This is a predicted structure of an 87-nucleotide RNA (Glycine riboswitch aptamer) from uncultured Nocardioides sp.
RNA sequence: CCGCGCGGGAGAGUCUUCGACGCCCGCGUCGGAGCGCCGAAGGGGCAACCCCUCCCCGGAACCUCUCAGGCGCCAGGACCGUGCGGG
Numbered sequence: 001c002c003g004c005g006c007g008g009g010a011g012a013g014u015c016u017u018c019g020a021c022g023c024c025c026g027c028g029u030c031g032g033a034g035c036g037c038c039g040a041a042g043g044g045g046c047a048a049c050c051c052c053u054c055c056c057c058g059g060a061a062c063c064u065c066u067c068a069g070g071c072g073c074c075a076g077g078a079c080c081g082u083g084c085g086g087g
Base pairs, nucleotide, nucleotide: 001086002085003084004083005082006081007080008079013035015034016033017032018031019030020029021028022027023026036071037070038069042067043065044064045063049059050058
C1' cells in the first nucleotide's frame, strides 16, 4: 500500500401523480413520471499543501460540480478503531 472480517458511521421527500398487485376500503408493496433536496461509494474540477534551489512534471481534500449514487426501513456509506492475510 491492497484485500477481507467485526464495531461505529452523517445528510436530504416515506412530497405529488399514474399503473399493477394485496386487502383490514383505506392502507401497504412494486414499477414509471414530475418537482424539490443531499453528498461521505465512484467520477469530474480548482487548488491550499507536498515534492524540487526555482520552474515544469507528478501527488493531492471532508472544498466544489451533482454525471453517477442517495432522500421511511433494509442495503450502501467516505472516514475511525480493531483482527487477519498478501505485496
Its mean pLDDT, the model's own confidence on a scale to 100, is 78. Rfam family: Glycine riboswitch aptamer. Its family is annotated with glycine biosynthetic process in the Gene Ontology.